[in-house]
Context: one part of a larger RNA
């Protein structure tokens, strides 16, 4: 921009894409078959590999914004306590998120038309013949069924709901009303940008603060004790990213567009 008023929401599915896998074991059965050795078709059941999708409850990984320990050096005058540099100095842990090595699920079943092939009836051609007319069966393959996208499917579909038709003007048009939308702003379950989603004071959207969870693992200061390193008590403390709630303290200010005079 179109889809023939303007919008919000819910949809149909033309069409497109994906998936479709393999094996072993148990049983049928040591049966059929075979002199024996050997050894099924078929049907039923179980488990697994690889692959795929989703997720983070569990098990792990990561977690340079969290906690602790510690070496050498520098600095804060010194002690104590800290900060900085040394690969993130090194080491031990680790929330959220992201993840696989983790968890869950999937391939099934069924219908239709067929291939090779197997048939029925059956002439041409008194026989025969699956074929010439006609009618069946028959594949991991084809179409559907399953999953995803999908009306720019210009053939532009359907349904529900909301809104407009006032003034001036001869007309064109201008102004107004108005469902709704956008810019802008606060953000993330989203994300390269855009888009999408949650919100914008009639507000919990983000930050802050408070509570909880979770992580680290018992801070500093003080007291007691030991010659001292240190230990014990105060203290399951102190500190803390992303998690779950609460709370307007801070920031969501301010603008624009927008439809038939039928």
């Nucleotide at each position: 921009c179109g889809u023939u008023g303007c919008a919000a929401g819910u949809u149909u599915g033309a069409g497109a894409g994906g998936a479709g896998u393999c094996a072993a074991c148990c049983u049928u059965a040591g049966u059929a078959c075979g002199a024996g050795a050997g050894g099924a078709u078929u049907g039923g059941g179980u488990u697994g590999g690889a692959c795929g999708u989703a997720c983070c409850c569990c098990u792990g990984g990561u977690g340079a914004u969290c906690c602790a320990g510690u070496u050498g050096g520098g600095c804060c005058g010194c002690u104590a306590g800290g900060c900085c540099c040394a690969c993130a100095g090194c080491u031990g842990g680790g929330u959220a998120g992201c993840u696989a090595c983790g968890u869950a699920c999937g391939g099934c079943a069924g219908g239709g038309a067929u291939a090779a092939c197997c048939g029925c009836u059956g002439a041409a051609a008194g026989c025969a013949u699956c074929u010439a007319a006609g009618c069946g069966g028959g594949a991991a393959g084809c179409c559907c069924c399953c999953c995803u996208c999908a009306a720019g499917a210009u053939g532009a579909g359907a349904c529900u709901u909301g809104c407009u038709u006032g003034u001036c003007g001869a007309a064109a048009g201008a102004c107004g009303u108005g469902a709704g939308a956008c810019c802008c702003c606060u953000g993330g379950u989203a994300g390269a940008c855009c888009a999408c989603c949650a919100g914008g004071u009639u507000g919990a959207u983000a930050g802050g603060c408070c509570g909880c969870g979770c992580g680290u693992g018992u801070a500093a200061g003080g007291g007691c004790u030991g010659u001292a390193a240190g230990g014990c008590c105060u203290u399951c403390a102190g500190c803390g990213g992303a998690g779950c709630g609460g709370u307007a303290c801070u920031a969501a200010c301010g603008g624009u567009c927008g439809a038939a005079g039928g």